[in-house]
Molecule: c-di-GMP-I riboswitch aptamer
RNA sequence: UGGGGCUAAGGGCAAAGCAUUGGAAAUGAUGCGACGCAAAGCUACGGAACUAAGGUCAAUCGACAGAUAGGCUAUGUCCGCCGGGCUGCAGAC
Repeated sequence: UGGGGCUAAGGGCAAAGCAUUGGAAAUGAUGCGACGCAAAGCUACGGAACUAAGGUCAAUCGACAGAUAGGCUAUGUCCGCCGGGCUGCAGAC
């Protein structure tokens, strides 16, 4: 210097759940809390997944206005689903 990521130490993050709060929702933020994590650091770039405010389709009711439930749709969400990109502490061998 490169590979590797066992063990230890120091430190780091924090699932579910609960409280408060933003949001139509998915879900986010903060606090408590620890299931786990060696990139569970950053990035929605590709795929998957979630949601459907708005848009759209057709149905039912209604004299109209409109109402009701439903299908499709991301421009919304998610990096603790997989892959890609950027960065990175310790460390057996």